RNA sequence: GCGGGUGUAGCUCAAUGGUAGAGCGAGAGCUUCCCAAGCUCCAGACGAGGGUUCGAUUCCCUUCACCCGCU
Numbered sequence: 001g002c003g004g005g006u007g008u009a010g011c012u013c014a015a016u017g018g019u020a021g022a023g024c025g026a027g028a029g030c031u032u033c034c035c036a037a038g039c040u041c042c043a044g045a046c047g048a049g050g051g052u053u054c055g056a057u058u059c060c061c062u063u064c065a066c067c068c069g070c071u
Base pairs, nucleotide, nucleotide: 001070002069003068004067005066006065007064010024011023012022013021018054027041028040029039030038047063048062049061050060051059
């Protein structure tokens, strides 16, 4: 330099045009003499920019980061 892949919550993963969910974790509460466990509630995310569309995490382009292969 060329080609391909992956970017979603603090972490691990879904969803694939129509309200972005789950598990673990964080916070609050209930329970308990205390702790743990259990139950309830709550906060938090689509790597960035642009385009298409009534509507984009999803489709297209560019770009950034990481990984793999070729040279």
Predicted 3D model of a 71-nucleotide RNA (transfer RNA) from Oceanicaulis sp. HTCC2633. The source organism's lineage runs through Bacteria, Pseudomonadota, Alphaproteobacteria, Maricaulaceae and Oceanicaulis. The sequence is in RNAcentral, with records from ENA and Rfam. It matches the Rfam family "tRNA". About the family: Transfer RNA (tRNA) molecules are approximately 80 nucleotides in length. Its mean pLDDT, the model's own confidence on a scale to 100, is 82.